[in-house]
RNA sequence: GUCUGGUUGGCCUAGUUGGUUAGGGCGUAGGUCUCAUAAUCCUAAGAUCGCGAGUUCGAUUCUCGCACCGGACA
Numbered sequence: 001g002u003c004u005g006g007u008u009g010g011c012c013u014a015g016u017u018g019g020u021u022a023g024g025g026c027g028u029a030g031g032u033c034u035c036a037u038a039a040u041c042c043u044a045a046g047a048u049c050g051c052g053a054g055u056u057c058g059a060u061u062c063u064c065g066c067a068c069c070g071g072a073c074a
Stems, first nucleotide, its partner, number of pairs: 001073007010026004019057001028044004050066005
């Protein structure tokens, strides 16, 4: 340089052939229980879906550019 995969809460991860509340696990906070701690159980908070633009009535999803990470080839 060319091609290709990926980027979603603090961490890991699912998802949608475009549609009204983006789901789960871990963790965190509060409660329950206990003499106490852990575990269990209950509840809650936490996501501009990498950034920008375009298409569309509507974009996490489609298109383009950029950034970052990985792979293949040269």
The RNA shown here (transfer RNA) has 74 nucleotides and comes from Pseudozyma flocculosa PF-1. Model confidence (mean pLDDT): 80 of 100. The RNAcentral record of the sequence draws on GtRNAdb. Rfam family: tRNA. Rfam's curators write: Transfer RNA (tRNA) molecules are approximately 80 nucleotides in length. The family's RNA type in Rfam is transfer RNA. The source organism's lineage runs through Eukaryota, Dikarya, Ustilaginomycotina, Ustilaginales and Pseudozyma flocculosa.